[in-house]
RNA sequence: CCCACGAAAGGGCAACUCCGGAGAAAUCCGGAAGACGCAAAGCCACGGGCCUAACGGGACACUCGUCCCCACGGCAGCCGGGCUACCGAA
Numbered sequence: 001c002c003c004a005c006g007a008a009a010g011g012g013c014a015a016c017u018c019c020g021g022a023g024a025a026a027u028c029c030g031g032a033a034g035a036c037g038c039a040a041a042g043c044c045a046c047g048g049g050c051c052u053a054a055c056g057g058g059a060c061a062c063u064c065g066u067c068c069c070c071a072c073g074g075c076a077g078c079c080g081g082g083c084u085a086c087c088g089a090a
Stems, first nucleotide, its partner, number of pairs: 005088002012038002017032006036077001042083003046080003049075003056069005
């Protein structure tokens, strides 16, 4: 120095809740308070999985509509994979 690994130190992220905003929703963004947890809880939807179902299609009703299917919408804090990264004990 590199790979693996995760002790220490310094630091980092932030579940849940509330408020505001975007959105059809899932969900996301900002703020407050807060710490469930995380050694990649940094980034990427590539494989699997999960969530939603607007558009579209279908069934019923035909007056508002109800239901089913569907991702081109999401989740990286579900798993795998890829990329990048601080510190340095065993």